[in-house]
Context: one part of a larger RNA
RNA sequence: CUGGGCGUAAAGCGCGUGUAGGCGGGUCCUUAAGUCAGGGGUGAAAUGCCAAGGCUCAACCUUGGAACUGCCUUUGAUACUGGGGAUCUUGAGUCCGGGAGAGGUGAGUGGAACUGCGAGUGUAGAGGUGAAAUUCGUAGAUAUUCGCAAGAACACCAGUGGCGAAGGCGGCUCACUGGCCCGGAACUGACGCUGAGACGCGAAAGCGUGGGGAGCAAACAGGAUUAGAUACCCUGGUAGUCCACGCUGUAAACGAUGGAUGCUAGCCGUUGGGGAGCUUGCUCUUCAGUGGCGCAGCUAACGCCUUAAGCAUCCCGCCUGGGGAGUACGGUCGCAAGAUUAAAACUC
Numbered sequence: 001c002u003g004g005g006c007g008u009a010a011a012g013c014g015c016g017u018g019u020a021g022g023c024g025g026g027u028c029c030u031u032a033a034g035u036c037a038g039g040g041g042u043g044a045a046a047u048g049c050c051a052a053g054g055c056u057c058a059a060c061c062u063u064g065g066a067a068c069u070g071c072c073u074u075u076g077a078u079a080c081u082g083g084g085g086a087u088c089u090u091g092a093g094u095c096c097g098g099g100a101g102a103g104g105u106g107a108g109u110g111g112a113a114c115u116g117c118g119a120g121u122g123u124a125g126a127g128g129u130g131a132a133a134u135u136c137g138u139a140g141a142u143a144u145u146c147g148c149a150a151g152a153a154c155a156c157c158a159g160u161g162g163c164g165a166a167g168g169c170g171g172c173u174c175a176c177u178g179g180c181c182c183g184g185a186a187c188u189g190a191c192g193c194u195g196a197g198a199c200g201c202g203a204a205a206g207c208g209u210g211g212g213g214a215g216c217a218a219a220c221a222g223g224a225u226u227a228g229a230u231a232c233c234c235u236g237g238u239a240g241u242c243c244a245c246g247c248u249g250u251a252a253a254c255g256a257u258g259g260a261u262g263c264u265a266g267c268c269g270u271u272g273g274g275g276a277g278c279u280u281g282c283u284c285u286u287c288a289g290u291g292g293c294g295c296a297g298c299u300a301a302c303g304c305c306u307u308a309a310g311c312a313u314c315c316c317g318c319c320u321g322g323g324g325a326g327u328a329c330g331g332u333c334g335c336a337a338g339a340u341u342a343a344a345a346c347u348c
Stems, first nucleotide, its partner, number of pairs: 004319003007302002012316001014201004021194003025088007033081002035077008049065006091191001092188003095184005103177007110154001115149007125136002162169002206247006215241002220236004258315006266293013297304002321348003330341004
């Protein structure tokens, strides 16, 4: 290289935008690069193959043939691919009319609860557990009422509901803003798909600077438990959790399932639109999502099944026995933690 694969056996980059590249709709004309056919030149000899011959045979040697699947050149063919030109509308996009939504950013604002503080009532316990103790409390706790402060999160609604490329997004209001769906068919006329590099986004934890700090809570301290208990349980409690700006760039970043397009039985729910019917609140139908079941088909099985893991095409990524090891070394990135790229010896 050929070949086989990637839901769970090794294997889909966490996700997007997009460069090069690869691939690419209908019709007509043209060209003849790829492609196909014929001719010519060349493709050294030896080797190898076939045939014949020479050493008594063979190895070996000699002669002849085919072959050398290639390259160059020339004459043609034009279905397909490519190049050029023209045209079309179904792919893609624009426009117009509607629509849903925790999509994003910023600002403001609301109530419940926890905690603290002040004040009132009130008195001996409270708290916690399997049981206790550490702890708090006669300097008046717990309980209860009123007020104030501060921070963080938004009960019910809430839904295999919605939105987003993914990470993710949930009180309410306003401003700015991205995407999507349906209907119309007015416009452009293949403008498309994928995407090595690259660039951007990217939970939590962590890091830097400055704020903030109610609750919770690594570390830590104490009390228990226990043979021990560096734990599970309890009382405390600091980073952190929150905000701004910057960094980190990883996750069971999961549907463990890359993206795009077309095709392939149905049935039942649900979300957002459209259409039709009539008895006006139901039925039928259609598009886009999101679930359950299921035929064919696929699968090692489990299972998947129009949201495919079915049938096909295009492009990218990745895998190649276990351990050593996602490690060492080197490179790149990072303030660091570390991330990324990524072996071998040895061993089974």